[in-house]
């Protein structure tokens, strides 16, 4: 930054995201090299084989070779038989050589390597600093003189499985001991005490004693820095500090012993957790924030615990001695071990490498030295675990190949990509050369390795992720709220850019992704750099201890602070700048910034500290003054209610109605009296007073504070204020009193579906007093206290000046409002404005002010105060709507006035509902129901049953053949089959038709009206919806469209931050009503049968006319209201026009049209049936119930229509329905065609009728292929129900309602009493806007925004989840107190051993056995402090549409909340 809260906004808060790291893991893939890393867990247990040696130039002894002497025996050969001869072989000595393994001895073995378990300070960092030590090493002085006795090795006996001894006997030394000397130490002084080692080589020297001194290590001390927690506040007896004394290498309570009572703590002791510490790594602009691998400093450990003893050095990883656990070996009698060294093993675990080469190099031990030996180190292996670097090919190549994917079918993308051409060889393979690293004769593990040449060949090398928004990157398919994704919104319920899979793009790229973790975004703990009126936050008030801040003027000091120079903060790291590996990661070299500590030396403006002074802050004194300030005490009067007496009769009382309940035992009501116990009208206010709860008749005593005045006095005494301390409404406890009203609880009555409520009748605690608790509240001004500063106006209280007023000034109390603030509302000298000081609070919503734990209270309770878990929002302010059982105003056949109906009957028709093979289908409050339907016997017709057919009844495109057509015959219930006669197609020569044929396709009243498009209902013929520009507002939005008036009207008109304007009205358009010109037959008069007349009545056309234009009244205007005149008078009357929009209204079955679905069947064609069923409900009409009327006969006047498959006249037949016979008329000419209520006469007299006509029955008439299901009509006959309709309910305001007929379309006929027109005759009533009911406008609350058919709580039930309690139980961990006591130091040590020296029956010396102290481990015992589990329990959380109710949002229906 950037998503997320709302219908939109602006905030305020969280939660997610994008950066970067990482000793990581994980999935997918996977070419090379370089330089790093590589058990975070089990400080878990080890098999095995290595890590610490080394010195014969310190020492004996044994082994082996070599030579020499020497003992003894003597081969071959000679031979004189004596011997001679000497080979080999033995015995001893010496001498030489080299090497073995073991002793003695010296060094080293405390280095190097590992791990972090322990440790919050005996560590560790910086920085001082004095009381010490120091093998090898430097470098300086000095010396090394003269004896001695041992004793491993060995030999021999002996134990023992076996580790390992045990006696006796030999030796030796650079082992070990005396003596002697001493520039040393000790010591006041005398005085005492301390050494030595020698070997080798012949060139030089090494070692060795005893001092000084020096580098390097090491020990110790003080300073300061280092993490959570107060739900850990008090901790400590060697503990703090002296004296002696011990011990140490030294200081020291390091340790006795004695005295003193100290010593640490809110600046967090002490306890609990949890952690090696640092340089540094990591993100950050930075200031911080996390971390502490790998490299380096330091410290800690080496099975676990304790001790020491060797040694310069350790209380010792690869040394001892004990104790404990475990693991191995045993003859059971005993022993043996310690991978937190390197590799390696099991186990743990998402998870970390070879049982490798070498000591070449760099180091470290040992040695004079060659050299040994070094898993330290050099290297190599193995992981993409991470940083750098390189590669998978380079050029050319189609208006673009195949194939995929898409498509509008035209194309388009994958794409110059590939193929194809022509080049390069890093990498790769083969050959072949071949280092550096070595100084110094000698020696290279890496390594035939880096590199170097040649030669082959484009050869051997690309994945992963993602594409809804954040966040680059889109489409096709399939799926159907299902499979799944999701990091936060959110995606999926049949067209998913969000799920899978393809195609394509987008990112990085030998690696991407994905989980963890961590800092950043995050000003989201805010030092930089944040808040508390209403979003989380001000403590209930206030006194007041710490601390913290602090007025003016000088001095001096010099802690703070500033400045400077040196020292330190290792090294590497970061950083800059070079270098060196082909570069780069890497590595080496310079160089260095800010900060930190402490020392030194200066400065003095601030702060402080200290002296000396001041008045303006504070405060005293003094005079006035207001007031429901507290506290206590006495007084009053009015009403309520009781109790008592008269009066007086039947009710009273209460509610919306009512009833409970008082009243003939006398109430209520009215008069007198008198008891009590609470409150204090009127004055009275926006008003006072108090610190804050809060205080109100009058009177009087005590007692506190403020405000005002003038002057005088102290001299900074001051402001806030953790801990503490006081006061603190109502309600609530305790004891005691008091009790008239009034009331929780309670009980009765109503009310209601229930009413444990609201109303009403009664009624206890309480309320009031008194001594105590108790300590909260929406204790609000939701706004802590003090202090400086920043326009004004007006209203009001106490004061002062001044007084006639008015003004001014202090002090409070409101109201508007400037600048500024502020997220808006709003605050505004009484700040929520500009600034200082000091306090107490906040840090997403639930969970929750709960749970535990501590105090604190007699209990209720109260302070104090948490996690799990859950959610992506909670919330504040303002905006537009909608809604209200909120408000103003208006309007309409809305109500009321009135007239006529519906609902009650019978029939007609539609609809539910039943029911059937099927009753096709839609329309469903108003706004569906005599509606699609302007007309179902067949057709229609979509439905059912049965029969048929598949390029199909219908179209278009191909091929072939010529005939279709037509007549006829079987068979069928038709569609059709199936045959025969005849014929041999027409034509403009393109075609047409027709039949057969295959395939692409036809069909489809099949789904979706919630995919749609057009049409249409509805609010509503209601008066409203909106824009441009401009203003106001951060913004969503206001304004404008508001206000006052008028109108049917957002109709005008005036006012106005508006100005215009557009869709609405209205006006133009039709009819109608007046006249006026023109035309004039088929119209009209007239006389008369063919002429005339006229333009009257009419018809068609064109214009006039009506505009509040005139007069008078109201009036700003606008415009009303009356009046003339005029055919018509304020919209003249009716129509037609239906604005933005609301109902996912309605209609895929009028059309069209996306998908999606059948395809020998959901298509088509056909017969026959159904849409007409029928116990029943419900709508819309018709006909009636009679006499204002039926019934007969007579008379009389209309409009609008329609008529060639048509309308039919006169005549004639039939009682009629109609037939029959025929003129006219394409119609201002003829026909339908009779209008009918009306009037005249006559009858009928109040009943089921001469009313009413429904049903039934005969006989007949039309149409029509065909009237059974299922037409219409007619004439006889029959003659139901029905005497004006319950609750509800509907339609009209004038040529209207109401009667009355007439005509069309639809159509072959009709079911028409429907629908649309027509004209005759012709009313009544409107006081008005209380009330239903719909509508418009302002307003005004909202927790609504799918807008009240809203939203929302709380028990129950049911499932899941974490968390409290809980009888009890486990386990750990800490301290204390006792017993038991191993090793071992010390001490003692009468017993026992005792080579060196001294003496001699001995001593001194050491040494040990036992004892003593101290102690680990272990045993007991009671605490403490964590943790685990748990029958049962509790509350809370979450979860599909379960149950009851309906608390809260509007006056939420009883205002709401503490």
């Nucleotide at each position: 930054g950037a998503g997320u809260u709302u219908g939109a906004u602006c905030c305020u808060g969280g939660c997610u995201c994008a950066g970067g790291a990482u000793g990581a893991a994980c999935g997918c893939u996977g070419g090379c090299g370089g330089u790093a890393u590589g058990c975070u867990u089990a400080a878990c247990a080890c098999a095995u084989g290595c890590a610490a040696g080394u010195c014969g130039a310190a020492c004996g002894a044994a082994g082996c070779u070599a030579u020499u002497u020497u003992u003894u025996u003597g081969a071959a050969c000679c031979u004189u038989c004596g011997g001679g001869g000497g080979a080999a072989a033995u015995u001893a000595a010496a001498u030489a050589g080299a090497c073995u393994g073991a002793g003695u001895g010296g060094c080293g073995a405390a280095c190097g390597g590992g791990u972090g378990a322990g440790u919050a300070a005996u560590a560790c960092g910086c920085a001082a600093g004095a009381a010490c030590c120091u093998a090898c090493c430097u470098c300086u002085a000095g010396g090394a003189a003269g004896g001695g006795g041992a004793u491993a090795a060995c030999a021999a006996u002996u134990g023992g499985a076996a580790a390992c001894g045990a006696u006796u006997g030999c030796u030796a030394a650079u082992a070990c001991c005396c003596u002697a000397u001493a520039u040393g130490c000790u010591u006041c002084c005398g005085a005492g005490u301390a050494a030595a080692a020698u070997a080798g080589u012949u060139u030089u020297u090494u070692g060795c004693c005893u001092g000084g001194a020096g580098a390097g290590g090491g020990g110790c001390u003080u300073g300061u820095g280092c993490c959570u927690g107060a739900u850990u506040a008090g901790c400590u007896a060697g503990u703090u500090g002296g004296u002696u004394a011990g011990g140490u290498a030294a200081u020291g309570g390091c340790u006795a012993a004695c005295c003193a009572a100290g010593g640490c703590g809110a600046c967090g002791a002490u306890c609990a957790g949890u952690a090696g510490c640092u340089g540094g790594c990591u993100u950050g602009a930075g200031a911080g924030g996390g971390c502490g691998a790998c490299c380096a400093g330091c410290c800690a450990c080496a099975c676990u615990g304790g001790g020491a003893c060797u040694g310069a050095g350790a209380c010792a990883c690869g040394g001892c001695c004990c104790a404990g656990a475990c693991u191995c070996c045993u003859a059971c009698g005993g022993g043996a071990g310690g991978c937190u060294g390197c590799a390696g093993u099991g186990a743990g675990g998402a998870a970390u490498u070879u049982u490798c080469c070498g000591c070449a190099a760099u180091g470290a031990g040992c040695g004079a030295a060659a050299g040994c030996u070094u898993g330290a180190c050099g290297g190599a292996g193995c992981a993409a675990u991470a940083c750098c670097g390189c590669g998978u090919g380079g050029a050319g190549g189609a208006c673009g190949a195949a194939g995929g994917c898409u498509c509008a079918u035209g194309g388009g993308c994958c794409g110059u990509a590939a193929a194809c051409u022509c080049c390069u060889u890093u990498u790769c393979u083969u050959a072949g050369g071949a280092a550096a690293g070595a100084a110094u004769u000698u020696u290279g593990a890496c390594g035939g390795u880096a590199c170097c040449u040649a030669a082959g060949g484009a050869a051997u090398a690309a994945g992963c992720a993602u594409c809804g928004g954040c966040u680059a990157a889109u489409u096709c398919c399939g799926u159907g709220c299902c499979a799944g994704c999701a990091g936060c919104c959110g995606c999926g319920g049949u067209a998913a850019g969000a799920c899978g899979g393809g195609a394509g793009a987008u990112g990085c790229a030998a690696g991407c992704g994905u989980u963890a973790u961590u800092c950043g975004g995050a000003u989201u703990u805010a030092u930089u750099g944040g808040g508390c009126g209403u979003a989380a936050a001000g403590g209930g008030u206030u006194u007041g201890u710490a601390g913290g801040u602090u007025g003016u003027u000088g001095g001096u000091u010099a802690a703070g602070u500033c400045u400077a120079u040196g020292g330190u903060c290792a090294a590497a790291u970061u950083c800059c700048g070079a270098a060196g590996c082909u570069c780069a990661a890497c590595u080496u070299c310079g160089g260095g910034c800010c900060g930190g500590c402490a020392c030194u030396a200066g400065a003095a403006a601030c702060u402080a500290a200290u002296c000396a002074a001041c008045u303006u802050g504070a405060g005293u004194a003094c005079g006035u003054u207001a007031g429901a300030g507290g506290c206590a005490g006495g007084g009053g009067g009015a009403a309520u209610u009781c109790c008592c007496a008269g009066u007086g009769u039947a009710g009273c009382g209460g509610u919306g109605a009512a009833a409970u309940g008082c009243g003939u035992a006398g109430a209520u009501a009215u008069u007198g009296g008198g008891a009590g116990g609470a409150a204090c009208a009127u004055c009275a206010a926006u008003g006072g007073c108090g610190a804050a709860g809060g205080c109100a008749c009058c009177c009087u005593g005590c007692u506190a504070g403020g405000c005002c005045g003038a002057u005088a006095c102290u001299g900074a005494c001051a402001c806030u204020g953790a801990a503490a301390a006081a006061c603190g409404a109502a309600a609530g406890c305790u004891g005691g009193g008091g009790g008239a009203g009034c009331a929780a609880a309670u009980g009765g009555g109503a009310u209601u579906a229930g009413a444990u409520a609201c109303c009403c009748c009664a009624g206890u605690a309480g309320u009031c007093c008194u001594a105590g608790c108790u300590g909260u509240a929406a204790a609000c001004g939701a706004u802590g206290g003090g202090g400086a500063c920043u326009a004004a106006a007006c209203u009001u209280u106490g004061g002062u000046u001044u007084u006639a007023a008015a003004a001014a000034u202090c002090a409070g109390a409101g109201u508007u409002a400037a600048a500024g603030c502020u997220a808006a509302c709003g605050c505004g000298u009484u700040a929520a404005g500009u600034c200082c000081c000091c306090c107490g609070c906040c840090u997403g919503g639930g969970g929750a002010g709960u749970a535990c734990g501590c105090c604190c209270g007699c209990a209720a309770g109260a302070g104090u105060g948490a996690a799990a878990c859950u959610c992506a929002a909670a919330g504040g302010a303002a905006u537009u709507g909608a809604c209200g059982g909120g408000g103003a105003c208006c309007c309409g056949c809305a109500c009321a006035a009135g007239c006529g109906g519906u609902g009650g009957a019978g029939c007609a028709u539609g609809u539910g509902g039943u029911u059937u093979a099927a009753u096709u289908c839609g329309a469903u409050g108003c706004a569906a129901c005599g509606c699609g339907a302007a007309g179902a016997a067949c057709c229609u017709u979509a439905c059912c049953a049965g029969g048929g057919c598949u390029u199909g009844a219908c179209a278009u495109a191909c091929u072939g053949u010529g005939a279709a057509u037509c007549a006829c015959u079987a068979u069928g219930a038709a569609a059709a089959u199936a045959g025969c006669c005849g014929a041999g197609c027409c034509g403009a020569a393109a075609g047409g038709c027709a039949c057969a044929g295959a395939u692409a396709c036809a069909g489809g009243u099949g789904g979706u009206g919630c995919a749609u498009g057009g049409c249409u209902g509805u609010c509503g013929u209601c008066a409203g919806c909106u824009c441009g520009u401009g203003u106001c507002g951060u913004g969503a939005g206001a304004u404008g469209u508001c206000a006052a008036g008028u109108u049917a009207a957002g109709u005008c008109u005036u006012g106005u931050a508006a100005c215009g304007a557009g869709c609405g009205c209205a006006a133009c358009c039709c009819a109608u009503g007046u006249c006026u010109u023109u035309u004039g037959u088929u119209g009209c008069u007239g006389u008369u049968u063919a002429c005339a007349g006229u333009g009257c009545u009419u018809a068609a056309a064109a214009g006039a006319g009506a505009c509040u234009g005139c007069c008078g009244c109201u009036c700003u205007a606008c415009a009303g209201c009356g009046g003339a005149g005029g055919a018509a008078g304020g919209u003249g009357u009716g129509g037609a026009u239906g604005a933005u929009g609301u109902c996912a209204a309605g209609u895929c079955a009028g059309c069209a049209u996306g998908c999606c679905c059948c395809u020998u069947a959901u298509a088509u064609c056909u017969u026959g049936g159904g849409c007409u069923a029928c116990a029943c409900a419900c709508g819309u009409a018709c006909u009636a119930c009679a006499a204002u009327g039926g019934a007969u006969a007579g008379g009389a006047c209309a409009a609008u229509g329609g008529g060639a498959u048509g309308c039919c006249a006169c005549c004639c037949u039939g009682c009629g329905a109609a037939g029959g016979c025929g003129a006219g008329c394409u119609a201002a000419c003829c026909c339908c065609a009779a209008a009918a209520a009306c009037c005249u006469a006559u009858u009928c007299u109040u009943a089921g009728u001469u009313c009413g006509g429904a049903u039934u029955g005969u006989a007949g008439g039309c149409u029509g292929c065909a009237a059974c299901u299922c037409g219409c009509c007619u004439a006889c006959a029959u003659g139901a129900a029905g005497c004006u309709g319950g609750a509800a309910u509907c339609g009209c305001u004038a040529g209207u309602a109401a009667u009355c007929g007439c005509u069309g379309g639809u159509c072959a006929g009709c079911u028409a009493u429907a629908c649309a027109g027509c004209g005759g005759u012709g009313a009544a009533u409107a006081c008005g806007u209380u009330c239903u009911c719909g509508g418009g406008u302002c307003u005004u609350g909202u927790a609504c925004a799918c807008a009240c058919c809203g939203c929302c709580c709380g028990u129950c039930a049911c499932a899941c989840c974490a968390u409290g309690g809980a009888a009890a139980u486990u386990g750990g961990c800490u301290a204390u107190a006792c017993c038991c006591a191993a090793a071992a130091u010390c001490g003692u040590g009468a017993c026992c051993c005792u080579a060196a020296c001294c003496u001699u029956u001995g001593g001194a010396u050491g040494g040990g056995a036992g004892c003593g102290c101290u102690u680990a481990a272990g045993g007991u015992a009671g605490a403490g402090c964590c943790a685990g589990u748990a029958a049962c329990u509790a509350g809370g959380g979450u979860g599909a549409a379960g149950u009851c109710g309906u608390a809260a949002c509007a006056a939420g229906g009883u205002a709401a909340c503490c």
The RNA shown here (small-subunit ribosomal RNA) has 1458 nucleotides and comes from an uncultured marine eukaryote. Model confidence (mean pLDDT): 82 of 100. It matches the Rfam family "Bacterial small subunit ribosomal RNA". Gene Ontology terms of the family: structural constituent of ribosome and ribosome.